Small-subunit ribosomal RNA from an uncultured organism, 1390 nucleotides, folded computationally. RNAcentral holds the sequence, with entries from ENA. Rfam family: Bacterial small subunit ribosomal RNA.

[in-house]
RNA sequence: GUGCUUAACACAUGCAAGUCUAGGCAGAAAGUACUUCGGGUGCGAGUAAACUGGCGAACGGGUGAGUAACGUGUAGGUAAUUUGCCUACGAGUGGGGAAUAGGUCCGGGAAACCGGAAUUAAUACCGCAUAACGUCAUGCUCCGAUGGGAGUGUGAUCAAAGGUGGGGACCUUCGGGCCCAUCGCUUGUAGAUAAGCCUGCAUCUGAUUAGUUAGUUGGUAGGGUAACGGCCUACCAAGACCGCGAUCAGUAGCUGUUCUAAGAGGAAGAUCAGCCACAUUGGGACUGAGAUACGGCCCAGACUCCUACGGGAGGCAGCAGUGAGGAAUUUUGCGCAAUGGGAGAGAUCCUGACGCAGCAACGCCGCGUGACCGAUUGAAGCUUUUAGGAGUGUAAAGGUCUGUCGUGAGGGAAGAAAAAGACCGAGAAUAAUAAGUUCGGUAAUUGACGGUACCUCACAAGCAAGCUCCGGCUAACUUCGUGCCAGCAGCCGCGGUAAUACGAGGGGAGCAAGCGUUGUCCGAAAUAACUGGGCGUAAAGGGUACGUAGGCUUUUUUGUAUGUUUCCGGUGAAAUUCACAGGCUCAACUUGUGACUUGCCGGAAAAACUGCAGAGAUUGAAUCCGGAAGGGGAAAGCGGAAUUCCUGGUGUAGCGGUGAAAUGCGUAGAUAUCAGGAGGAACACCAGUGGCGAAGGCGGCUUUCUGGUCCGGAAUUGACGCUGAGGUACUAAAGCGUGGGUAGCAAACAGGAUUAGAUACCCUGGUAGUCCACGCCCUAAAUGAUGGAUACUUGAUGUCGGGAUGUUCGGUCGUCUCGGUGUCGUAGCUAACGUGUUAAGUAUCCCGCCUGGGGACUACGGUCGCAAGCUUAAAACUCAAAGGAAUAGACGGGGGCCCGCACAAGCGGUGGAGCAUGUGGUUUAAUUCGACAAUAAGCGAGGAACCUCACCUGGGCUUGACAUCUCAAGAAUCCUCUGGAAACAGAGGAGUGCCCGCAAGGGAAUUUGAUGACAGGCGCUGCAUGGUUGUCGUCAGCUCGUGCCCUGAGGUGUUCGGUUAAGUCCGUAAACGAGCGCAACCCUUAUCGUAUGUUGUAUUUUUCAUACGAGACUGCCGGUUUUACACCGGAGGAAGGUGGGGAUGACGUCAAAUCAGCAUGGCCCUUAUGUCCAGGGCGACACACGUGCUACAAUGGGGAGUACAAUGGGUAGCCAAGGCGCAAGCCGGAGCUAAUCCUCAAAACUCCUCUCAGUUCGGAUUGAGGGCUGCAAUUCGCCCUCAUGAAGUUGGAAUCGCUAGUAACCGCAGAUCAGCCACGCUGCGGUGAAUAUGUUCCCGGGCCUUGUACUCACCGCCCGUCACGUCAUGGAAGAUGGGAGCACUUGAAG
Repeated sequence: GUGCUUAACACAUGCAAGUCUAGGCAGAAAGUACUUCGGGUGCGAGUAAACUGGCGAACGGGUGAGUAACGUGUAGGUAAUUUGCCUACGAGUGGGGAAUAGGUCCGGGAAACCGGAAUUAAUACCGCAUAACGUCAUGCUCCGAUGGGAGUGUGAUCAAAGGUGGGGACCUUCGGGCCCAUCGCUUGUAGAUAAGCCUGCAUCUGAUUAGUUAGUUGGUAGGGUAACGGCCUACCAAGACCGCGAUCAGUAGCUGUUCUAAGAGGAAGAUCAGCCACAUUGGGACUGAGAUACGGCCCAGACUCCUACGGGAGGCAGCAGUGAGGAAUUUUGCGCAAUGGGAGAGAUCCUGACGCAGCAACGCCGCGUGACCGAUUGAAGCUUUUAGGAGUGUAAAGGUCUGUCGUGAGGGAAGAAAAAGACCGAGAAUAAUAAGUUCGGUAAUUGACGGUACCUCACAAGCAAGCUCCGGCUAACUUCGUGCCAGCAGCCGCGGUAAUACGAGGGGAGCAAGCGUUGUCCGAAAUAACUGGGCGUAAAGGGUACGUAGGCUUUUUUGUAUGUUUCCGGUGAAAUUCACAGGCUCAACUUGUGACUUGCCGGAAAAACUGCAGAGAUUGAAUCCGGAAGGGGAAAGCGGAAUUCCUGGUGUAGCGGUGAAAUGCGUAGAUAUCAGGAGGAACACCAGUGGCGAAGGCGGCUUUCUGGUCCGGAAUUGACGCUGAGGUACUAAAGCGUGGGUAGCAAACAGGAUUAGAUACCCUGGUAGUCCACGCCCUAAAUGAUGGAUACUUGAUGUCGGGAUGUUCGGUCGUCUCGGUGUCGUAGCUAACGUGUUAAGUAUCCCGCCUGGGGACUACGGUCGCAAGCUUAAAACUCAAAGGAAUAGACGGGGGCCCGCACAAGCGGUGGAGCAUGUGGUUUAAUUCGACAAUAAGCGAGGAACCUCACCUGGGCUUGACAUCUCAAGAAUCCUCUGGAAACAGAGGAGUGCCCGCAAGGGAAUUUGAUGACAGGCGCUGCAUGGUUGUCGUCAGCUCGUGCCCUGAGGUGUUCGGUUAAGUCCGUAAACGAGCGCAACCCUUAUCGUAUGUUGUAUUUUUCAUACGAGACUGCCGGUUUUACACCGGAGGAAGGUGGGGAUGACGUCAAAUCAGCAUGGCCCUUAUGUCCAGGGCGACACACGUGCUACAAUGGGGAGUACAAUGGGUAGCCAAGGCGCAAGCCGGAGCUAAUCCUCAAAACUCCUCUCAGUUCGGAUUGAGGGCUGCAAUUCGCCCUCAUGAAGUUGGAAUCGCUAGUAACCGCAGAUCAGCCACGCUGCGGUGAAUAUGUUCCCGGGCCUUGUACUCACCGCCCGUCACGUCAUGGAAGAUGGGAGCACUUGAAG
C1' cells in the first nucleotide's frame, strides 16, 4: 500500500445527521445549602429533555443490479433555463389580523398511536399599505438577425420579521420608543458556485435477428414545465428509421487509467479520481433552491419480527460484526489531536467522512541470519573409486572481531498552529472615550497514534534458511534401488537388469523470507497480417455472364477550399507515466516544477495532389463506312450408310458367346444369303494441341431468322470507362411432372458362369432412361484445380483469320503488322514442381475466398424446390498432427535389358519298405546342453560300455581336485594289513639324499597340518562383448577426394551407346582421378625340354620320381563393328579365348550362431550351482520329420577262372612266409622309422547255373555256438559259423542333385580310435553316359526406368462390422423449476 472477484443472498447487536434557547411557548431531576424536620426555599437552571420555528438532512459514505443509452468520453450550444447558503452594488424592513403545537382537562387502544374540549406565543400563518431598473400588456429609438438585447414612455400588478449588545440629548404607560452597531428579513441587478436540456463525433457481439414503427413522423391549436420538445391532448397530413446494419437477441456501468507490447495493437476497468445508476422488489407523489430522497412518506408484492388476533414494526449495496455461498478476503478497536463537512454570533456539539491502531509474506521496498583468519593432521562422518585416490572443503573444529536484529535499562521528538475566547494597543464608523467591528501584539490551553519513531548503554554469534530444479529446450552428474513394475511428464519423451529422465543418497545449479504449482491476461504468434499474410499443386478464385448500390477512374485550363499541409488560440480535470529537484537514515512512498496527453473546436495561410463547379481536348469507350472467317444460337425441310424388326425367296444344322463354358436362339427351318418394306436414333471419311461461343457446350446437307468477333478506313460522340455486395439470366449428365416416341444402347431386375462366397468384373436377356414438346431441378475433378480490367518487361518456332509490301510464269517464296491458338525457353518469381508477353514476372483498381486435422460439403434454423434435394452453415467432443513438393531406399500379380542346373531338355534319386543315424514329441530319478525356413536336424560329436560328463540316485570333503602368499612339522619316496561299492578312513613298516656351513643352523624341491586373503563354477545374460563362423554370394557391386548442380535432403562420377564371366574394356558425357571388390600374382593338373637316378627299371631308351624351365598372349589371318573395345570363323598347337580344379568372400544384411572351444563386463553360488567316488542315464518308444544304407532283381543273383589303380597309413605300430581253424581268428616271427618291409582293389572280362517266382531276389528279425578288444561287453561293442527268412514286385501329392572325365556305377585309403555301433565324414582312383531348340513361365540375383498413403521398408500399411470394457452425447412413459412473448380478468397508492 491492498484486502467478498462468489449470493444487488439473509441479517442479531452497537454506532454512522444533527444543530440553533442570540426566533417562540413552556420547563424538570439527581445533587447540594438552609431548615421550625412537616416540607418549603435558594443554587443546580431558564440547564437537560420535549413542542413550535429556522437551517441541514439532495453533502459525505456504499454498491455495480439495471443500462448498448445523449449513459459515458470529447467538442460545442442554451437568443429555450433554474440556482438556498456566498460576494459586489442598489432599494426597503410601515401597520394589522386569525389560528395552532405544546401544556391543562376528558376519552379509546395490548401496543404503535389516536380522538375531543377550552386556552396560548413566535423570525410559524394571512390580509392591508408602499415600491421599481421586477412581472404582464402596449408605444417609440438603436443594435443584432429564428425567437433576442439595450434604452425610454404609459397602464395594471406583486414584499418583508424580527433578535442581540450599547447609549448622550429628547419622549415614555418605565416594558420601551429613539440613535448607533451587529446578526437576520424583503426586493432588484450582476457575479460565483451548482444543476437542467439540446447537438456533432466516438463507444461490445450476433444477419442461423431484414425489415421496424400509429403518438409512430411532421403540422396547427391548447395544456404542462425552471425551460425547448408528441412531454401530453384534439384535429389534419402519411410520414419516420434501415445493408454506412434499423428492429430483435446476448453480454456489459462509462472514463481518467492499469497490465502487456519495439510500436501499432490486445486484454482489463480492483484501490485513487470524474460521471451515471441503484438503495428489500415494483409503482407513486409530497416537501424543498435542489429529491421523485440509502439511515423520509404513501400503496402493492415477497420475507422477518411483535401481538391481547383486533392490529402493528422493519429494510447494513454506511462502519464493525453474524450466517450462507465459495478456492478465497480482516477488528462487533481508539480518537475527533489533524484534514474536511453540518448547525450556531460564538463557546461548542455532531461526524464509523477522516486520522490512527489490530489481523493477513496478499503486493512493493529495505535489513538480518555474521565478518576476517584458519590445510606439511586437507580431521571425523558421508559419497565415490581404476582401491592409488578423489569430492563435500576453509567448509567444520580452532583463533580474533563486530553488534544490524533480539533482550534489558535510560532518554525521547516532529505532527500544534491558526481560528475562537481572555488581555493590551491602533484604525474606521459614531453624538460617543460604550458596545460591536477591522488590524497588530502578549500570555496560557489542546496529541487518538504513543512513551511510537529516533538516540545511548549493557549482554551475547548468541534466537533467525528455506524452496525448486539438475535428458534437450535450460544453468546444474554421479552411485545405489527398481525392472514397461512402481512411477515421471510443460513439449519431445523416459522406465522391458548396467535409467545423468522413476525413488533415495552424495554432489551441483537457481532464487531467497520466500520458493514451487494451478488459474487468468498480454507477448513470443507476420498464428486475422493498418504497420505486416495468403489463394496452380499445402486451407483458399464464386460454374459463367449481364448489371444496381458502392469503390476506383485519360488529358488541358479557370475558380473554389472538402480532404491535405503549415502557423496561432482554446480545451484536453487532478492523480497516473516520464524528466529534474526536494522530504522520510536509503528505498518503496511522498512533495514541487516541467514535459506528455499523439484528440477535438475555432481563426489565418498555401493550392501541388484529392474533391466540387465551369469551359475544352481525343488517345480510353462507343457509333459509322468497306471487307472477312466460323460445328455460335433457334426453327423448318431433305439425305445416305449401318443396326433391329416384318414379308417373301435360296438353303441346312447348327448359331451365338467366352480365358474356357453355359444360359439364350434354331428342324414350328435359325445363323448365312438375296429382294422388298417399316421405324427410330446417330451423322464414318473430311478432322487438325484446327474453328466458334461468357461458361455449360457446338459436327450430314439446304433454307429462313438471329447474336458476337476480327481486319482496313478515320467520318461522328466526347470519358459516355473498369470492377461489381445484393439482384437477374444461362447452366453438362443424372433426376422430376404432363403428353408423345422407342431402332440401338442400357441402371434396376432375371438367368448363366467365375468364386470359399460373388448382391461384382465376363456372358444371354431386359425395364426406366437415353429421343421430341412444354415446365421444373441448378449441381460436377462446372479444371488452366490459375476471378476480371489496364499498362510495362529479352526471344525462338509452328498454326488459324485479316491487312500492307517485295518478288515470281504462278497466292511461288519472303518481310512487316493486327487479332487468336500451341510448343520451347531468358530474366524474374516459386517451398519445390514448375511458370515464363495467353505469367504463377513488375505495378494499379475492384470483387470472391482461406486461417491445424477430424467432427462436417454435417445438425438446428431460414430461403428455394412437386420431390430428390440445393443453398447458407455451427457447436460439443477428439487428435498432435493432417497436408504439399522433392530425395534416398525398399516394394509392385509395372516396364525394358541381363545372368544362374532357375526353368526347359535329359540322367539318377528322395517321398512307399526294412534297417542305420539325427531331430521333435512323449516318457523318465535322469533321459545333460546347444543348433530351428532357406542359413537346425549322419549338425557341435573326426568315435557316449567306465572315463568322456556337463544329467540323475547314493556315499564323502570344505582354504578345498587346481594357483599364489603366511606359519609350523616332516626330505622325497616305497611297501604291507583291516573296513568299505569306491572315494575314503584306520594301523604298521622301510627310508635320509642335494647346496652353503667347523658346528648350530639355513636354503632348493616336495609332502602334511593350520589361518585367512582367496580358489572353483560346462551357473545366467551371444539382446553387454572380443574372436570365429554361416548366409545373400565368387553376386558385381560398395565407396572416397577435388570439381560442378541443388535453399536442402541429395545428385553427378557409377547414367547413356556398344561389349564382357565381370563397375571387363571402349566411345560419349561436368566431370577428373582414386580406393575396397573383379581379373592377375599363389597351389594343383594336362604337353614338352634340361638336370639328377636312390629304394623304381633284368638292361639302354621309355615309364616313373624330384627339381628347374618352356608354353597361350586374342600373338597371327579373314569377317563384323564407329578406324575403338570386342565378337565370330580359321591356322598352328598337348592345350584357345578366365584351358580344368582349388585357395582367395568388397561395403554391408539377418540384435543370424556360439558366454558349453577359448577370452571377457555385469549378475549369481561359496559345508555348495564347488570338489571326489560308485552305479545309472545321454542307447527309453504309441508317434512325426530330415539325412543315408540295402533292396525290390536277369543290364541280375550264385559258382568257378582271370586282369588292371591311385591317394594314404605304419614302432605301445604295420605285420610277411609257413602252420592250425569252415570262418572270425590263433600260433608264428622275417622285414620295415618306409619309392626299400607290410597293407595294395572291386565293378569289368571268360565259362557254368538260375528263368520271372516273394524266387537260388531281398536280407530284417530271432535262436544256438564261437572269435576279438578291454579292469569290465547285462543295461550298451564289433566280427564269424549254422539255422531262421519279415517288409518289399520301383513308390501319392510333392520334391532333390547334376552340363564332362561331370552324372551314374565300382571299390580303396585315412582321421578319431583299446574296441566300436562308420551305412557317417574327408580323400583316392576304376568304368563312364544323356541333354541344352531356348528364356514365355517358377525361384534367386544385377542394372536402368516408373508408381507409391511403405521406411520395423509388402511377412508393409490400412478400412469397416462384431465381442468385452470405458468415456462423451442423444432418445425415452412422464415429473419439476426458471426466463420470455402473446391474449384475457381483477385493479392499490397517486